A computed fold for a 74-nucleotide RNA from an Oceanipulchritudinaceae bacterium, annotated as transfer RNA.
The source organism's lineage runs through Bacteria, Pseudomonadati, Verrucomicrobiota, Opitutia and Oceanipulchritudinaceae.

RNA sequence: GCGGGCAUAGUUUAGUGGUAAAACCUCGGCCUUCCAAGCCGAUGAUGCUGGUUCGAUUCCUGCUGCCCGCACCA
Numbered sequence: 001g002c003g004g005g006c007a008u009a010g011u012u013u014a015g016u017g018g019u020a021a022a023a024c025c026u027c028g029g030c031c032u033u034c035c036a037a038g039c040c041g042a043u044g045a046u047g048c049u050g051g052u053u054c055g056a057u058u059c060c061u062g063c064u065g066c067c068c069g070c071a072c073c074a
Base pairs, nucleotide, nucleotide: 001070002069003068004067005066006065007064010024011023012022013021018054026042027041028040029039030038047063048062050060051059
């Protein structure tokens, strides 16, 4: 330099053109003499930018970051 893949909550993963889901974590409550476990509840996310669309996390462009392969390497 060329090509490909990935980016969703603090973490790990789902998901799909029509209000974004779960587990763990955190916080609160119940329970317990206390803690843990268990039960109930709450908070919290679509990398950035533009486009298409009535509507974009999803489709398309560009950018950023990570990973893989190929090429070059005086």
It matches the Rfam family "tRNA". By type it is a transfer RNA.
The prediction has a mean pLDDT of 81.
The sequence is in RNAcentral, with records from ENA.